This is a predicted structure of a 466-nucleotide part of an RNA (small-subunit ribosomal RNA, 3' major domain) from a Minisyncoccota bacterium. The prediction has a mean pLDDT of 81. It was read from a public genome assembly. It matches the Rfam family "Bacterial small subunit ribosomal RNA". The organism belongs to Minisyncoccota, within Bacteria.
Context: one part of a larger RNA
């Protein structure tokens, strides 16, 4: 100087408390461990791994396993040689395919030439590797943490390591600002500049509408600054209350992540040093099939429930974000339905997904029961995608109807348009979403306070630690 303290002072954070809803019990989905397996490819492992890489495992993906095959190679550059324009077409045999063997037909580039272009073949330099090392690395990322810190120049103090500056008082979300001061300045961070949203104005207008027009869209401006008043305050910085205002003291949200820590993560996204495998058949490459989907069990994250603030039947309303040409697919018809036929419109504010919603509202039934709750599991029959749904997809109908009556110790999220609850869209994608990323609808309760738990910051202090 740090680090640590079951040391002190001060301060903060859904950290506790006050509340609301969950997890932990049940069934299922997904991931992980373990076990099993020919293989169950690999990585991630306290917080900071476990619906994570993966924003989609039937084949492919694919790295794993079994079997079959190729060897200058599936793709790249160059050299040499002999060929032939390039090449195209049709077969036969072996085979699961890949591949191998082989037959026939057609075809003969540019240039006077030297030579050149192109193609396969042979030979040679080489390729190839999701093989190893993230403890050789780049790049990227997680956590502390959007916490308020981390440093430098000159100067001063100290024998020196180093200190001061950055401590102190007030203040702030903030090393934010003010005052004081052996310091005076400065840099990276903070804040602001950027985007979205709430209010107003101006302009333009495809679409909407019969037209005007518009609360809509786009573009550019304005608006909020403690500006005004009062109280407190060193009458500074500021705090509290009020007015006006669409909005008030950082209005709300996003993007933005300092010096560094964990030899943190990633050689399998990519790149890359080193090492290793490849002339007789590979750790490269191709193919068929299997596996990544196994299942006494344990853990993690979710979904659905256990019901009456509910279930069911009927009727009636109200969104936003988005996506669409190998696409979205209307009307109409068929089918109980999934779906099928059909073909209008749309390269989209125009048409379609989608009259888009669901919770909600109104009315009827159920009357507290393992039930008109709940829906696992299983049987049968169908539909769709795709070369192909057996291992191993999704959906519909009928039947079947399991566990479950609010979950021990423990533990998680959330402070406002938030939690809770309800549906909708998108990426991936042929098909497949209870996951993820977004969107809107309805819409709370509570915060006395900082003693305690956890984490963090500043100063003082102790130390046998570095």
């Nucleotide at each position: 100087a740090g680090a640590c303290g079951g040391g002190g002072a001060c301060u903060c954070g859904c950290a506790c408390a006050a509340g609301c809803g969950g997890u932990g019990g049940g069934g299922c989905a997904u991931g992980u461990g373990g076990u099993u397996u020919a293989a169950u490819u690999c990585g991630a492992u306290g917080g900071u791994a476990a619906a994570c890489g993966a924003g989609a495992c039937a084949c492919c993906u694919c790295a794993c396993c079994a079997g079959g095959g190729u060897u200058a190679g599936a793709a790249a550059u160059c050299c040499c040689g002999a060929c032939g324009a390039a090449g195209a077409c049709a077969g036969u045999c072996c085979g699961a395919a890949a591949g191998g063997a082989u037959u026939g037909u057609c075809g003969u580039c540019c240039g006077c030439a030297a030579g050149g272009a192109c193609g396969g073949c042979g030979g040679g330099a080489c390729a190839g590797g999701u093989g190893c090392u993230g403890c050789a690395u780049g790049g990227u990322u997680g956590c502390c943490g959007u916490c308020a810190g981390c440093u430098c120049g000159u100067g001063c103090c100290g024998u020196g390591a180093g200190g001061c500056g950055u401590u102190c008082c007030c203040u702030u979300a903030a090393g934010u600002g003010g005052g004081g001061u052996a310091a005076c300045g400065a840099g990276c961070g903070c804040a602001a500049c950027c985007c979205u949203u709430u209010c107003c104005c101006u302009g333009u207008g495809u679409u909407a509408u019969a037209u005007u027009u518009g609360u809509c869209a786009c573009a550019g401006g304005g608006g909020a600054c403690u500006g005004c008043c009062g109280u407190c305050g060193u009458a500074u910085a500021g705090a509290c209350g009020g007015a006006g205002g669409a909005a008030g003291g950082c209005g709300a949200g996003g993007a933005u992540g300092a010096c560094g820590u964990c030899a943190a993560a990633u050689c399998a996204g990519c790149a890359u040093g080193g090492c290793c495998c490849u002339u007789u058949g590979a750790u490269a490459c191709c193919c068929u099939g299997g596996g990544c989907u196994a299942c006494a069990c344990a853990c993690a994250u979710g979904c659905c429930a256990c019901a009456a603030u509910g279930g069911u039947c009927a009727a009636u309303a109200c969104a936003a974000u988005g996506g669409g040409c190998u696409g979205c697919c209307a009307a109409g018809c068929c089918g109980u339905a999934a779906g099928g036929c059909g073909g209008a419109g749309c390269u989209a504010a125009u048409c379609c997904c989608a009259c888009c919603a669901a919770a909600a509202u109104u009315g009827g039934c159920c009357c507290c029961a393992g039930u008109u709750c709940a829906g696992a599991u299983u049987g049968a029959g169908g539909g769709c995608u795709g070369c192909a749904a057996c291992u191993c997809g999704c959906c519909c109908u009928c039947a079947u109807g399991a566990a479950g009556u609010a979950g021990g110790a423990a533990u998680c999220g959330c402070u406002a348009g938030u939690a809770a609850u309800c549906g909708c869209g998108g990426a991936u994608c042929a098909g497949c979403a209870c996951g993820c990323c977004g969107c809107g609808g309805u819409g709370a309760a509570u915060a006395c306070g900082u003693u305690c738990u956890c984490g963090a910051g500043u100063c003082c202090u102790g130390u046998a630690c570095u």